[in-house]
RNA sequence: AGAGUUUGAUCCUGGCUCAGAGUGAACGCUAGCGGCGUGGUUCAGACAUGCAAGUCGAGCGAGACUUAGAUAUAUUGAGACUUCGGUUGAUUUAUUUCUAAUGAGAGCGGCGAACGGGUGCGUAACACGUGAACAACCUGCCCUUAAGUUGAGGAUAGCCUACUGAAAAGUGGAUUAAUACUGAAUGUGGUGGUUUUCUGCAUGGAAAGCCUACUAAAACUGGGGACCUUUAUGGCCUAGUGCUUAAGGAGGGGUUCGCGGCCUAUCAGUUUGUUGGUGAGGUAAUAGCUCACCAAGGCUAAGACGGGUAGCUGGUCUGAGAGGAUGAUCAGCCACACUGGAAUUGAGAUACGGUCCAGACACCUACGGGUGGCAGCAGUUCCGAAUCAUUCACAAUGGGGGAAACCCUGAUGAUGCGACGCCGCGUGAGGGAUGACGGCCUUCGGGUUGUAAACCUCUGUCACCAAGGACUAAAAGUCAACAUGUUAAUAAUAUGUUGGCCUGAAUUAACUUGGAGAGGAAGCAGUGGCUAACUCCGUGCCAGCAGCCGCGGUAAUACGGAGACUGCAAGCGUUACUCGGAUUUACUGGGCGUAAAGGGUGCGUAGGCGGCUAAGUGUGUCAGGUGUGAAAGCCCAUAGCUCAACUAUGGAAUUGCGCUUGAAACUACUUAGCUAGAGUCUCGGAGAGGUAAGUGGAAUUCCCGGUGUAGCGGUGGAAUGCGUAGAUAUCGGGAGGAACACCAAAGGCGAAGGCAGCUUACUGGACGAGUACUGACGCUGAGGUACGAAAGUGUGGGUAGCGAAAGGGAUUAGAUACCCCUGUAGUCCACACCUUAAACUUUGCACACUAGACUUCGGGGGAUUCGACCCCCUCGGAGCCCAAAGUUAACACGUUAAGUGUGCCGCCUGAGGACUACGGCCGCAAGGCUAAAACUCAAAGGAAUUGACGGGGGCCCGCACAAGCGGUGGAGCAUGUGGCUUAAUUCGAUCAACGCGAAGAACCUUACCAGGGCUUGACAUGGAAGGGACCGGCUCCGAAAGGAGCUUUUCCUACGGGACCGUUCCACAGGUGUUGCAUGGCUGUCGUCAGCUCGUGUCGUGAGAUGUUUGGUUAAGUCCAGCAACGAGCGCAACCCUUGUCCUUAGUUGCCAGCGAGUCAUGUCGGGGACUCUAAGGAGACAAACUUCUUCGUGAAGAGGGAAGGUGGGGAUGACGUCAAGUCAGUAUGGCCCUUACGCCCUGGGCUGCACACGUGCUACAAUGCUAAGUACAAUGGGAUGCAAGACCGCAAGGUGGAGCUAAUCCUUAAAGCUUAGCCCAGUUCAGAUUGGAGUCUGCAACUCGACUCCAUGAAGUCGGAAUCGCUAGUAAUGGCGUAUCAGCUACGACGCCGUGAAUACGUUCCCGGGCCUUGUACACACCGCCCGUCACAUCAUGAAAGCCGGUCUUGCCCGAAGUGCAUGCGUUAACCUUCGGGAGACAAUGCCCUAAGGUGGGGCUGGUGAUUGGGAUGAAGUCGUAACAAGGUA
Repeated sequence: AGAGUUUGAUCCUGGCUCAGAGUGAACGCUAGCGGCGUGGUUCAGACAUGCAAGUCGAGCGAGACUUAGAUAUAUUGAGACUUCGGUUGAUUUAUUUCUAAUGAGAGCGGCGAACGGGUGCGUAACACGUGAACAACCUGCCCUUAAGUUGAGGAUAGCCUACUGAAAAGUGGAUUAAUACUGAAUGUGGUGGUUUUCUGCAUGGAAAGCCUACUAAAACUGGGGACCUUUAUGGCCUAGUGCUUAAGGAGGGGUUCGCGGCCUAUCAGUUUGUUGGUGAGGUAAUAGCUCACCAAGGCUAAGACGGGUAGCUGGUCUGAGAGGAUGAUCAGCCACACUGGAAUUGAGAUACGGUCCAGACACCUACGGGUGGCAGCAGUUCCGAAUCAUUCACAAUGGGGGAAACCCUGAUGAUGCGACGCCGCGUGAGGGAUGACGGCCUUCGGGUUGUAAACCUCUGUCACCAAGGACUAAAAGUCAACAUGUUAAUAAUAUGUUGGCCUGAAUUAACUUGGAGAGGAAGCAGUGGCUAACUCCGUGCCAGCAGCCGCGGUAAUACGGAGACUGCAAGCGUUACUCGGAUUUACUGGGCGUAAAGGGUGCGUAGGCGGCUAAGUGUGUCAGGUGUGAAAGCCCAUAGCUCAACUAUGGAAUUGCGCUUGAAACUACUUAGCUAGAGUCUCGGAGAGGUAAGUGGAAUUCCCGGUGUAGCGGUGGAAUGCGUAGAUAUCGGGAGGAACACCAAAGGCGAAGGCAGCUUACUGGACGAGUACUGACGCUGAGGUACGAAAGUGUGGGUAGCGAAAGGGAUUAGAUACCCCUGUAGUCCACACCUUAAACUUUGCACACUAGACUUCGGGGGAUUCGACCCCCUCGGAGCCCAAAGUUAACACGUUAAGUGUGCCGCCUGAGGACUACGGCCGCAAGGCUAAAACUCAAAGGAAUUGACGGGGGCCCGCACAAGCGGUGGAGCAUGUGGCUUAAUUCGAUCAACGCGAAGAACCUUACCAGGGCUUGACAUGGAAGGGACCGGCUCCGAAAGGAGCUUUUCCUACGGGACCGUUCCACAGGUGUUGCAUGGCUGUCGUCAGCUCGUGUCGUGAGAUGUUUGGUUAAGUCCAGCAACGAGCGCAACCCUUGUCCUUAGUUGCCAGCGAGUCAUGUCGGGGACUCUAAGGAGACAAACUUCUUCGUGAAGAGGGAAGGUGGGGAUGACGUCAAGUCAGUAUGGCCCUUACGCCCUGGGCUGCACACGUGCUACAAUGCUAAGUACAAUGGGAUGCAAGACCGCAAGGUGGAGCUAAUCCUUAAAGCUUAGCCCAGUUCAGAUUGGAGUCUGCAACUCGACUCCAUGAAGUCGGAAUCGCUAGUAAUGGCGUAUCAGCUACGACGCCGUGAAUACGUUCCCGGGCCUUGUACACACCGCCCGUCACAUCAUGAAAGCCGGUCUUGCCCGAAGUGCAUGCGUUAACCUUCGGGAGACAAUGCCCUAAGGUGGGGCUGGUGAUUGGGAUGAAGUCGUAACAAGGUA
């Protein structure tokens, strides 16, 4: 950084797709280790269980259990003493009482529980971010300062007791304490009032003085010498901690404001406490925060109000950036805690693990009533593609409480699980070729896997085993000592220093050492292009692939497998989403003539933009300073984990906002001026500009009258229609409506639509000249408003012509059309609507600048002239055009820009769906304006290019038509084909198959069918084993092939064997089996048409063009001229063959003029080369000479000469290419298929089959003929298994026989023609089919199925419908002859030969085919193209719809819990007062206002569903037509 995809190709426009990066991911396959991170994105669904907020005994009472001591009683009883009775008695156990210690469980009280932790429902908001403000505020704990802490009182929980209840819990009694509660005192202070001073950006603030009114408190712990007395845990003193008041601080919070950040106008108006004021209430505090009254305001196009969506930010991802997307983890703020409402406590909550109420849900229950809230950590369930352990510890960091020890802490620190991510490491290293085996491929030679393996030498990371083994820990605390402060004090205490002691969840994990052993550790995706990487097999539009283009229908690098290769790697792919590429929303950085896109046009509001000069200000702008812009993150540097990820420290950055100082060019504002923009004024001419009124002639139609008679009218041709009741035609008169010929034009006017006889009235605008006036007054213009063709609508007129609808006639397969005859609305007028057009120059308006040439309209000037015209200059218009620069994708535009710029408006963002639906606005209606989505496709489109095509044009050619001659199509027969039939009727070939392959099917051929047989084979090569000659002859079986048997019989040799022939076996043979759409070769066709190309140059962005076009000319791209072309090639022509004339040479088998001989006769013979002829070589023809025409160059025409004259006739010769044309069955050949058969042999059959259809021929239908007789003239050819003469036989086919001939020698009758005769127009003396009979020939064999002969028979047919074929001169027509194939023949075919021998061509309008140029095209498989709509079927999404079911918001009314407030308070009541009666105060209770949930009506918005219905999209080869693309057949 780009790439693929629209086309036959090109350029452009334009969408779709890909390559990149990323993720809290998921899925598939796979998986060795570690570090660091990260993990319910869905159901703010429901939750079992455990834990997540307690602590303080140095605030208080009480105090279980345990321990110690004392005491009393009882008990045990060592030891000692002993009179042995006992005594004493350490000691043991139990109980009672007291004291002390410990201090469970609960309680009063204090602090905390408002932090920490979770989630993102709600919220579009001062919620958040940023910057300000509070002189309008609050603040527990903490810090600083000042002052104080006096003296009393009454209760209460707990404990105990009684009672109720299942429980939860509750009620009563008795009793008790406080740092709990309540009075009183004091008042440094504070509050209130008042005075003065100072001061601020406004309201205001601060300080000082005075007055007196109001206003506080609580104690606890340690120590103690003197002193006191109630002798103690006292007073008192002291230290510390608390408490109270006040001031200040820090941190935290509250409130207000500027600016910033989503979509929607198919949401345009909204709001009633709403906006403001006064007063009151209320709050910590401002405030409609609340209330009463007053006023009627407030917000809104710079988007109010409504709807949808959404926590916001630092940041994160992407991007070159600007941007775009996003808001997990971490951090800041906000909101919420089952749903809704409410307050209480408190410094702080309207309180996640508090209270009350209502609701839903769940649990317990004795049915009476209770209990609960994981969006804390784990965990369960549901949901889902999807997200972990019911772990350990308070060791560290932090939090709460406490004087502290310490306790609590699912915060936090750790570990576990998951490749979810990032980072790191490993799966070995070196050597090793006969390039092993195996795999795969192969042209069979080899190549590749591949130094890869084996093998040798090493190493030891990770994992494993064994041993050792840290850091995180130091504070705090405590003990001791010392110092300092306080103190009366050396107690005590506080602080500091030193020393000792104590504390580890993770965790034996890091790390180190040793050991063993290459041992335990590689996959995934891809390989047609994009995109790195290719072969084989299988499959056969199947199975499947696919991100886009697209692969797959028998040779798939695209499917599946294998091998090889490529990429990444403990991961790799896929899916989803975001940004990028996409300059494809364009600020950076796009467009609007034809691709999507200029509003139909003007006027004009808001807005945007705006001429020259000067001054001031300092809005924007610029510069400096300053505050802020949290931390983390990004970036840079350094450092710590072995590196990295990760982490730490520092810097930079944070593009922003605020304050402040300055600058003054530009911008803005203010002021003062100017005249170049704009406007006013005077004069003048031009004009279908507009409106109204009047008026004119021509024409059509109608009416009346005259003349006049049979048609008129209409069309491609007709008909309907009109007309003898007199039309059309023609003359005269009249009526009425509409439109205005000529002038007239590239002309004029208008903003556009549009405007046309003439006259008048009123009226708008533009222009020229003059240069007097105003002094920027201007440009554009969202909304708005006015105008706005035709058609259409309403009311009322009018209606000649024309003429939707309608009727009729034609056309047609149909014809609801085109054509014709009628004809209503309408067209016209007035008034009122409609408001759309290809309203187009498909080109918005205004201004400025940038070469010209030409035409034209209006005005002015100059010069000239008598005056003009011509000419020159200038201003304003209109231009088909030409054109420099420039622009453009090209076409084109080009001073009337689509050039270069400025200002403003409108509009566009793939095609279809859709100029549509829904909603809204407008309209009488028709309808208009605004304007989506689902879904489908990978294109749709613009311009240009080359072809092809056109019922486009021009030019030209051809037996193409025309002019002629003869045929085919009708008959019979022959032959081929289709069809049918069949065991088989083998196969191929359809303009370019059809008398074709087939130049010859009775067997063979033969490929087909039936049957009988063979299996290394009918044929080739090689090998092995074993054997033998083979060939030939004979016999038997058999239809034959074949089988069985008998018989006969070798050669060479180096002695091994070989040649030859059987048998068995292996390789292989064989295939007319398939594919002509795998091929070669050959062929047909366009077409013997004149075309098809290349090199260099030039033009074009390019495909391409030029050359090859143009003007002549030709049979011809043949030649000439011209030309950005110059040359060249393949074709044309010529060269080749043949034929036509002449010459030379040569004369045998040919010839015979002259000479000679001979015969009935014949070149028969001698001779000859003259002629014909034969076959070799030459000559000749080239538009060469002349005339005319012609750019004076080709060429044409003419007349000569010549055998031949304009390529002399004919042949061979077939450019580039087209048709996947034909042929695998002529041969060759890849792949596939068969292998005792799809091969081979044989017999018989079939290819010959016959209701039928078609092609090609033959013979005829007769007198230009037929029959009979006679008679004349050829050429090409063929001949040895052959041609065969004369002769004889037969009516004949033919037979017998064989002269001659290897052939210019012999054989092979030419027929039409001519002469004579008959026939006399008939189904015949025409025609000959068919059939019967008799034969001949070939051949093993003529039944299926040959040809020929003779006799007899004697069918159709009397010239052929529609249609169609050949031929332009030695041609057509007609007559015979020859040859190949071949035993014979179906030959009437094919290929050749000669004889006789015409007619016609005006001409190119038409049919067919072709060539060149041009034009149109939506075709490119190329018109046998493309393509439209209805209908039918299927699928999909969507609109409407009687309704039905929800959601949400709103509103009227009803009801109204808890609760604050207010009112009442007759009931209740410890503290205070009291005159003892009571009072104050408090509480219960009640009421009022507000109000959640609920109920019941209405409405708005929105979703789902809905019989039926509308169109839309897509589908296979459906149906009907043919609307569009060519003049698309009616543009």